[in-house]
Context: one part of a larger RNA
Molecule: large-subunit ribosomal RNA, domain I
Organism: uncultured Pelagibacteraceae bacterium
RNA sequence: GGCGUGUGGCGGAUGCCUUGGCACUGAAAGCCGAUGAAGGACGUGAUAUACUGCGAAAAGUUUCGGGGAGCUGUAUGUAAGUUUUGAUCCGAAAAUUUCCGAAUGGGGAAACCCACCACUUUAUGUGGUACUUUAAACUGAAUAAAUAGGUUUAAAGAGAUAACCUGGAGAACUGAAACAUCUAAGUAACCAGAGGAAAAGAAAUCAAUUGAGAUUCCGUUAGUAGUGGCGAGCGAAAAUGGAACAGGCCAGCAAUUUUGUUAAAAAAAUUUGAAUAGUUUGGAAAUGCUAACCAAAGAGGGUGAUAGUCCCGUAUGAGUAAUGUUUAACAAAAUUCUUGAGUAAAGCGGGACACGUGAAAUCCUGCUCGAAUAUAGGGGGACCACCCUCUAAGCCUAAAUACUCUUCAGUGACCGAUAGUGAACUAGUACCGUGAGGGAAAGGUGAAAAGAACCCCUAUUAGGGGAGUGAAAUAGAACCUGAAACUGCAUGCCU
Numbered sequence: 001g002g003c004g005u006g007u008g009g010c011g012g013a014u015g016c017c018u019u020g021g022c023a024c025u026g027a028a029a030g031c032c033g034a035u036g037a038a039g040g041a042c043g044u045g046a047u048a049u050a051c052u053g054c055g056a057a058a059a060g061u062u063u064c065g066g067g068g069a070g071c072u073g074u075a076u077g078u079a080a081g082u083u084u085u086g087a088u089c090c091g092a093a094a095a096u097u098u099c100c101g102a103a104u105g106g107g108g109a110a111a112c113c114c115a116c117c118a119c120u121u122u123a124u125g126u127g128g129u130a131c132u133u134u135a136a137a138c139u140g141a142a143u144a145a146a147u148a149g150g151u152u153u154a155a156a157g158a159g160a161u162a163a164c165c166u167g168g169a170g171a172a173c174u175g176a177a178a179c180a181u182c183u184a185a186g187u188a189a190c191c192a193g194a195g196g197a198a199a200a201g202a203a204a205u206c207a208a209u210u211g212a213g214a215u216u217c218c219g220u221u222a223g224u225a226g227u228g229g230c231g232a233g234c235g236a237a238a239a240u241g242g243a244a245c246a247g248g249c250c251a252g253c254a255a256u257u258u259u260g261u262u263a264a265a266a267a268a269a270u271u272u273g274a275a276u277a278g279u280u281u282g283g284a285a286a287u288g289c290u291a292a293c294c295a296a297a298g299a300g301g302g303u304g305a306u307a308g309u310c311c312c313g314u315a316u317g318a319g320u321a322a323u324g325u326u327u328a329a330c331a332a333a334a335u336u337c338u339u340g341a342g343u344a345a346a347g348c349g350g351g352a353c354a355c356g357u358g359a360a361a362u363c364c365u366g367c368u369c370g371a372a373u374a375u376a377g378g379g380g381g382a383c384c385a386c387c388c389u390c391u392a393a394g395c396c397u398a399a400a401u402a403c404u405c406u407u408c409a410g411u412g413a414c415c416g417a418u419a420g421u422g423a424a425c426u427a428g429u430a431c432c433g434u435g436a437g438g439g440a441a442a443g444g445u446g447a448a449a450a451g452a453a454c455c456c457c458u459a460u461u462a463g464g465g466g467a468g469u470g471a472a473a474u475a476g477a478a479c480c481u482g483a484a485a486c487u488g489c490a491u492g493c494c495u
Stems, first nucleotide, its partner, number of pairs: 001494009015480001016444002020415002022412007029404002032159001039100003042055003046078002050074002061094006070082003105114003115129005120123001131157009164195001165193004175182001179229001205212002216243004226234002247396003250340001254336012270318002276291004292309002294298001300312003346368007355381001376391005431438002451479001454466004
């Protein structure tokens, strides 16, 4: 030095676990905001770094209800208190709620600076003072009447919002094996607006010689008919089976909305809740053995190992004040105003229709034009006739449908700490970037801290040896298990 064995170190794989995630189901809700939101800054505790809560009334105040012995959050300790005169805690309703932020008295480099007016208890006080729209009142020019304008008052708006929805405006990569019509796609990103859904909606619709009877969504029709450099591709409808169904209004015994009264219903925290003993092993019994019991409860979780009968629960029952919510009836108030002309049609140019201008109907409309009035008009895929069918140019309308920032309950041939959310932990934190933005790592002692009194070595708040605790300390906080790489020591063999 090599190979092997034994025993350590380092390291943190693996196994087991789960506080956290992921996907979905059923209900609920879809809010909020000038009565100042969402989101923040700064404060707030006896002690206080972070989080949580709260707001100078500041881990809190009041009332009502529940509950019944401890409590002063995570988060230990010390101190000081509080509580059966019912605390802490839970629910409902109130009060307070600094400063910034739509931010709104003016300004501003957000959480700051500087005002004015009125009132008063004179203070570090209270209230008011943005803009726009609408309405009303008072005023009021050139300019006589008037109008513009001005002032004041009242009401409303503004901002936020995950997806879903409607409208506006609208790409490219890509595919066509290149590329230009085409496709991607009316998609993405953007803008505006609304609601818990939105939109659509009661035939100037379809059909075809029989008829159907608003809209929406699903299945089928059907990858059919079509369309298409007839390439790539795009792609219906009628009919039919379902889900859900609802029709109304334009001067009235109407509809809608709001408010009020009366009645009814549901709803909180919460509460009730059966039944086991002995013995064995063990640190510990829920295990094993023996013998019982309950079950409208043998879902699940916890307890020193695996518990129907130990605890929390589960099944089944019970309960709820004030305020508020919902529904119904009644009353009042407000709003809605008459059957639809610069419309239909036509020409030109575009767009939408599955349909790329095509034989191109139908729908929308930028420009130019321009009817009829039920003895009329539109449609039935150029167009004409016949026939059939409907009545445009006014308005409203629940349900079936879409989604999930969020709440409750539950489920999983979903993950189990390099997985599952980026985040099981001080996580959108630390850190990086001027900024937009990017963005981690990091879980496990033990049943219980019983977390090692005391002694010793030592420069020692390091580290270690005894002692002690514990079932275990090679479970000692760098703490479950503790693989491999790498490595120390001892030893056998070979060299």